Predicted 3D model of a 1415-nucleotide RNA (small-subunit ribosomal RNA) from a marine metagenome. The sequence is in RNAcentral, with records from SILVA. It matches the Rfam family "Bacterial small subunit ribosomal RNA".
RNA sequence: AGAGUUUGAUCAUGGCUCAGAACGUACGCUGGCGGCACGCCUAACACAUGCAAGUCGAACGAAGUAGCAAUACUUAGUGGCAAACGGGUGAGUAACAUGUGGGUAUCUGCCCUUCGGCCUGGAAUAACACGGGGAAACUUGUGCUAAUACCAGAUAAGUCUUUUAAGAGAAAGCUUUAUGCACCGAUGGAUGAGCCCGCACCUGAUUAGUUAGUUGGUGAGGUAAUAGCUCACCAAGACAAUGAUCAGUAGCUGAUUUGAGAGGAUGAUCAGCCACAUUGGGACUGAGACACGGCCCAAACUCCUACGGGAGGCAGCAGUGGGGAAUCUUGCACAAUGGGGGAAACCCUGAUGCAGCGAUGCCGCGUGAGUGAAGAAGGCCUUUGGGUUGUAAAGCUCUUUCGUCGGGGAAGAAAAUGACUGUACCCGAAUAAGAAGCCCCGGCCAACUCCGUGCCAGCAGCCGCGGUAAUACGGAGGGGGCUAGCGUUGUUCGGAAUUACUGGGCGUAAAGCGCACGUAGGCGGCUUGCCAAGUUAGGGGUGAAAUCCCGGAGCUCAACUCCGGAACUGCCCUUAAAACUGGCUCGCUAGAGUCCGGGAGAGGUGAGUGGAAUUCCCAGUGGAGAGGUGAACCUCGUAGAUAUUGGGAAGAACACCAGUGGCGAAGGCGGCUCACUGGACCGGUACUGACGCUGAGGUGCGAAAGCGUGGGGAGCAAACAGGAUUAGAUACCCUGGUAGUCCACGCCGUAAACGAUGAGUGCUAGAUGUUGGGGGGCUUGCCCUUCGGUGUCGCAGCUAACGCUUUAAGCACUCCGCCUGGGGACUACGACCGCAAGGUUAAAACUCAAAGGAAUUGACGGGGGCCCGCACAAGCGGUGGAGCAUGUGGUUUAAUUCGAAGCAACGCGAAGAACCUUACCAGCCCUUGACAUGCUAGGUUUGGGGCCUGAGAAAUCAGGCCUUUCAGUUAGGCUGGGCCUAGCACAGGUGCUGCAUGGCUGUCGUCAGCUCGUGUCGUGAGAUGUUGGGUUAAGUCCCGCAACGAGCGCAACCCUCGCCCUUAGUUGCCAGCGGUCCGGCCGGGCACUCUAGGGGAACUGCCGGUGACAAGCCGGAGGAAGGCGGGGAUGACGUCAAGUCCUCAUGGCCCUUACGGGCUGGGCUACACACGUGCUACAAUGGCGGUGACAAUGGGUGGCGAACUCGCGAGGGGGAGCUAAUCUCAAAAAACCGUCUCAGUUCGGAUUGUACUCUGCAACUCGAGUGCAUGAAGUUGGAAUCGCUAGUAAUCGUGGAUCAGCAUGCCACGGUGAAUAUGUUCCCGGGCCUUGUACACACCGCCCGUCACACCACGGGAGUUGAUUGCUCCAGAAGUUGUUGGGCCAACCCUUCGGGGAGGCAGGCACCUAAGGAG
Repeated sequence: AGAGUUUGAUCAUGGCUCAGAACGUACGCUGGCGGCACGCCUAACACAUGCAAGUCGAACGAAGUAGCAAUACUUAGUGGCAAACGGGUGAGUAACAUGUGGGUAUCUGCCCUUCGGCCUGGAAUAACACGGGGAAACUUGUGCUAAUACCAGAUAAGUCUUUUAAGAGAAAGCUUUAUGCACCGAUGGAUGAGCCCGCACCUGAUUAGUUAGUUGGUGAGGUAAUAGCUCACCAAGACAAUGAUCAGUAGCUGAUUUGAGAGGAUGAUCAGCCACAUUGGGACUGAGACACGGCCCAAACUCCUACGGGAGGCAGCAGUGGGGAAUCUUGCACAAUGGGGGAAACCCUGAUGCAGCGAUGCCGCGUGAGUGAAGAAGGCCUUUGGGUUGUAAAGCUCUUUCGUCGGGGAAGAAAAUGACUGUACCCGAAUAAGAAGCCCCGGCCAACUCCGUGCCAGCAGCCGCGGUAAUACGGAGGGGGCUAGCGUUGUUCGGAAUUACUGGGCGUAAAGCGCACGUAGGCGGCUUGCCAAGUUAGGGGUGAAAUCCCGGAGCUCAACUCCGGAACUGCCCUUAAAACUGGCUCGCUAGAGUCCGGGAGAGGUGAGUGGAAUUCCCAGUGGAGAGGUGAACCUCGUAGAUAUUGGGAAGAACACCAGUGGCGAAGGCGGCUCACUGGACCGGUACUGACGCUGAGGUGCGAAAGCGUGGGGAGCAAACAGGAUUAGAUACCCUGGUAGUCCACGCCGUAAACGAUGAGUGCUAGAUGUUGGGGGGCUUGCCCUUCGGUGUCGCAGCUAACGCUUUAAGCACUCCGCCUGGGGACUACGACCGCAAGGUUAAAACUCAAAGGAAUUGACGGGGGCCCGCACAAGCGGUGGAGCAUGUGGUUUAAUUCGAAGCAACGCGAAGAACCUUACCAGCCCUUGACAUGCUAGGUUUGGGGCCUGAGAAAUCAGGCCUUUCAGUUAGGCUGGGCCUAGCACAGGUGCUGCAUGGCUGUCGUCAGCUCGUGUCGUGAGAUGUUGGGUUAAGUCCCGCAACGAGCGCAACCCUCGCCCUUAGUUGCCAGCGGUCCGGCCGGGCACUCUAGGGGAACUGCCGGUGACAAGCCGGAGGAAGGCGGGGAUGACGUCAAGUCCUCAUGGCCCUUACGGGCUGGGCUACACACGUGCUACAAUGGCGGUGACAAUGGGUGGCGAACUCGCGAGGGGGAGCUAAUCUCAAAAAACCGUCUCAGUUCGGAUUGUACUCUGCAACUCGAGUGCAUGAAGUUGGAAUCGCUAGUAAUCGUGGAUCAGCAUGCCACGGUGAAUAUGUUCCCGGGCCUUGUACACACCGCCCGUCACACCACGGGAGUUGAUUGCUCCAGAAGUUGUUGGGCCAACCCUUCGGGGAGGCAGGCACCUAAGGAG
């Protein structure tokens, strides 16, 4: 410090996710030791049991114990002090609770300082004794008694109250006799506490108004003290947009954690403060409480009970139940530190010190060290060679930390006293001995292979893995990381500049309010002086300790602890400065405004008025249609439409002018005239003197549609009706047509209300239109200049890019509004507004990993431009109908083997299934095998070929005969080779995967394209080049150009046909010559044809025109051939996971007495049907019969087979010749002549019968052919569809491969030989440029809505239930206060001693009030 993820790729926006640190954690696996910390975050849920606050006999009496006694000790009670500390918890509390800094109307036991005092009396009471009641808790009567308990009096330095006097108020003693400890009144302090104030202190406005003791005053009461704290009266205030009130949440802080910091989150342990003690209320005592282990009342709960009544409060320490993912021992000790009491000894202390449990965290240590290659065994992988685990182990040598055992043994303790503890530590002994796991290995992110699994099981933080070769699942081996731990879950911060103060944005990504006016607020021109609030500097106080940081020190180190320093960025006080901001003040005119003079304008409102057009009404002419559409229909029209002429009525809108022209804040504004009226602009200089800008709330304006009331209604026209279109057509089109559109008044308040661009000010190159003014110059229709508006282009700059650019989206400032992933959602609920429609404001659950912007390359478009192709058109002939052949689908079958599937599968693989082929089926057989190589053992010398017999369907098995008998040799099966048998390795597979592959092939397409290097442009993907203007069959060529070159394609080079020359003439040829049996047959010749070698020839070369002086195009000449002369071979980068594992090769998987091998028979030839490709036809351009002319390519020795001969024929006999320019297949056929005369025929030949031929081991399933007989469908083929542009189509025959036989198929050959092309609108395919795109698996794309079923979340819902809060009323415990007090009363006073008084108590009443009840 970043990374992954939106895309085919890119940049930017933007969210999600990861790597880090932390934790009071929990869970999973594992677990040796020690130190230091920490340990109910949930139920402030309920609690058994024990303990947690007592002490003082030196305050007091009494009782008891011991003692002979003196006396000592113990204790219930009276009394004193403490129990308000310490300890726990965080429920409540948004508050002067807390933090910080100030203030004072106050109090303060014990402690310290100082001053003064401590005198005289009195009456009770508990304990106790004797009784009573009660289950108990407890209670009650009578009697006795003490005090440092209580009361009265005296005194009063000082104190207090009123203040002139005056008045009030105290005490306590004890003992061990001391410089003792107590006591009283005061003084000051210390400590602690109370109260008040400034500032800081969570979220929500879908909480906007709150408040009657409320705010203030006067008086009184009350308190330690101020105060509406309380009361009476008076006033009507107080708080609030700087967020009152209300609601939700929450103890606050020092700090902790994270972060570079700013900031964020947290508030365990430790420390300070606060609050609470089952829930609610209340007071008492006291220095201090409204009191955790006190009291009273109410409530809930629990317990005891004799049912009458009582008792209790672990949020103290342990512990229990419960809750929960989850949090410890019912331990030891007061030895230390501290606290309470005491004069003290001492007692108490679950505070505390320790121990126990828990890897909960931090820190430290160990589980050994050295050597050790036969690189052991085993495991794993393997290309089988090896590699790796791995110096790792074993082995050898050494050490003993920790742990174990034995011995010694502190400090903590000041004189004594040690829970911890025989602890820390030290010494000794034995043995490598007792001590390693967890997670991960696709990318992010370090670390890879095999097997298993087969979208299953599973993984996953994000992207995503898994559908038969998974580095992603599970296991293993290996590796990586951390280590007594390691992973996971959860939470916080970080990364996230993803709330942006530091440090973001708003034209199109989310985001400028529709526009203006204006309140509060914010900001504000030049200048003088003063103030000192902000600001700056110095000083002072405070900012607790701990923590963090720095420097030291102590535990062996560290964690930890201690000491010192710094820091605590804050608040307050004070001194000073006066630049800036602010306040006050003297002035100014550049901002702003007023005035005067002008001109421009669809600016607004009202009234009036004009013509054209439309529709309607009346009348005339006229006579069949009109209207409307892509075409039509509904409609109107002989009752006279449309058309046309004249007249009239009505409403609405204003052609031309008209213009990125004008005006207005925006919405918006358009005939003309008048009236009223707003704003801007120009020129002038006179005046005011900062009067300004923005603007939360607020107010006004605000298109269209819509709403209310009343008018109006010509045209247009939602809804609606009809007609068309369509599969449907609730649409587009047509005919009608109502609201509405218009007017007046009133609502609504929204729009893509857009420049998707808030308002204002200043600054920053220009060029060029246009509009409204002003100035100047002249040549009077032009030029220069200036201010205001409105456009286009453009530099710098900005921008993700597109683009913006003085009218900024540039550079700055001020103010406002708004945004923070997509969906849910311009939604729900609530509130406000509205007559309604609805508007404004505005969430969450849930869900996704994206959504979105700009630009790029492709692809696509029923987008555009240009161009091409038998693509269409123009033609010729077919297919689709029939019969048959053949292939396919389907069906059938034991099997009908398999593959091919739009074009680009379907007479395709298959250039030829009777057996074989053959892969399929049935049956019968073989198992090292039909075939290859190697090894071991045995046998045999052999072995090979042929024939016969038996069984069998054959394979095969058994037997016999004949023939030929491997090489060497030491003569031994000894050696090599062969063969057989047994066994082991292995063979074999047309079994699967063409989506694991190679090779080969199809296709776009013989289309003209596809790329690269360097340079340049762009942030980049990419672009440029390759685009543009011409041209071409062509990215062919030329020109231009930030490109210049190059490669693969095109073309050419190759083959063939067409012309000529030359060479060579046999098997070819024969012009001339000779011969002839008349046949190039012979001699001869090679001229010609031909054959097959070589060469020539064509290049837009020449001429004219055109074009740009180019490339080229058009025409012409010459030429066999002319603009690529015809045809072929040749197939760029790539696409289709195209086809083929059944040609071959090959990875992986599978079978191994079978999925291998052999054989017989069957099947691939089936047949209701459907499709493709063909053949033959339907006939006269023909059939039949006859005559008999003219080809080319090819094939042939397991062959072609002549002559001759037999057969009607297929064919048979025969065998010449030929390994082929020699012989042969071989006859070419259409042609020509005659006949038939339009019919199911003399067309057509299917089908069937019968008799034959040939091939072959064999023609039943299942061959081909022949003769005779039979003579089906079919009379030109619906929708649709195919081929072809010249020697082509059409038509005619011929040959070949395969092959024993089998051809309508395929490949090839020649004969005869057309028609048409005006052209590119349309269909199909393709190329280039351009444009749009939400497509990129790329339009066979993407994608929207309803419905069906299931599930999840939220809203509504007749209602039902709970919690909290406010108000009104009823009722009202305990208690304070007031009042009353007829009942009761020891202290003091008086007394006649009976009593009375003073004072008090019980009881009653009143106010307030908790729980409770009703609304």